[in-house]
C1' cells in the first nucleotide's frame, strides 16, 4: 500500500384471518373458507446465442429484480424474515 468477500456474531426489519368446525390441558390435532410474499423455488423483458448460404423474418437456447407465481413457506405473540448498518478488521495481493 487499492481497499475487504463468505461465513459468524449484534442491531433494525414489511405483508395477510387471533376467520369456521370439530377436538384438546393447550394457538394441540384434523378438516374447510378466505388471504400474504422478504427463506427457498417457479416464469420472463431487453440484451446475448445458434439453426436456416448473407440480411430479415421465423425457431430454440440464455437471460434480472423489491416484478410475477404461489410449490413451499407464512397469517395474535415468541420463533423465522429477503435486505440494510455495525462488529469481526486497516487483514492481506499487485506495485
Nucleotide at each position: 500500500g487499492a481497499g475487504a468477500a463468505c461465513a459468524c456474531u449484534c442491531u433494525g426489519g414489511a405483508g395477510a384471518a387471533u376467520c369456521u368446525c370439530a377436538u384438546u390441558a393447550a394457538a394441540u390435532u384434523g378438516a374447510g373458507u378466505g388471504c400474504c410474499c422478504a427463506a427457498g423455488g417457479u416464469g420472463c423483458a431487453a440484451g446475448g446465442c445458434c439453426g436456416c448460404a448473407a440480411a430479415a423474418a421465423c425457431g430454440g437456447c440464455u437471460g434480472a429484480a423489491u416484478c410475477u407465481c404461489u410449490c413451499a413457506g407464512g397469517c395474535a405473540a415468541a420463533a423465522g424474515g429477503a435486505c440494510a448498518g455495525a462488529g469481526c478488521a486497516g487483514a492481506u495481493a499487485a506495485g
About this RNA: This is a predicted structure of a 95-nucleotide RNA (Glycine riboswitch aptamer). Of the family's consensus pairs, 94% are formed in the model. The coordinates come from a structure-prediction model, not an experiment, and the mean pLDDT is 75. It was read from a public genome assembly, where an Rfam model found it.